Predicted 3D model of a 72-nucleotide RNA (transfer RNA) from a Minisyncoccota bacterium.
The prediction has a mean pLDDT of 81.
[in-house]
RNA sequence: GCUCUCGUGGUGAAACGGAUAUCACAAGUGGCUUCGGACCACUAGUUCCGGGUUCGAAUCCUGGCGAGAGCA
Numbered sequence: 001g002c003u004c005u006c007g008u009g010g011u012g013a014a015a016c017g018g019a020u021a022u023c024a025c026a027a028g029u030g031g032c033u034u035c036g037g038a039c040c041a042c043u044a045g046u047u048c049c050g051g052g053u054u055c056g057a058a059u060c061c062u063g064g065c066g067a068g069a070g071c072a
Stems, first nucleotide, its partner, number of pairs: 001071007010025004018055001027043005048064005
């Protein structure tokens, strides 16, 4: 330099173009407990950044940025 893949809560992952973006772990609060853990209930927190297409975009297109793999 070229080609390809990926970027979603703190972490790991889901999500046919139809929406309140879901689950697990972690965190917080309360319950239970002599205390803690485990368990139960609840809460908060997410689409890398622009632009476009569309009635509607996490998803499609495009330009960046970042990560990884292959080739040279």
The RNAcentral record of the sequence draws on ENA.